[in-house]
RNA sequence: UUCACCAGCACGGGAGAACCGGUCAGACCGGUGCCGAAGGAGCAACCGCCCCGGAAACUCUCAGGCCAAAGGGACCGCGCUGGACAG
Repeated sequence: UUCACCAGCACGGGAGAACCGGUCAGACCGGUGCCGAAGGAGCAACCGCCCCGGAAACUCUCAGGCCAAAGGGACCGCGCUGGACAG
């Protein structure tokens, strides 16, 4: 210095899931139901520095979401910035 690693930002892609009533649509309210890929929680394969700790796209739905649009969106691609110096 570069690659890999961690964090952030920008761009692109990005799923799932309802009905009824109140009143025309939408929004809102009520009832029941449904979804999992923000977040959160739980178990655990596994891993480690093995006292203990880290742990999922699995599970639960507290939160969130369930016409379209908007917004959000794990994750992936790509570019940039910073960090770290165990490889």
Source information:
A computed fold for an 87-nucleotide RNA from Lutimaribacter saemankumensis, annotated as Glycine riboswitch aptamer. The coordinates come from a structure-prediction model, not an experiment, and the mean pLDDT is 77.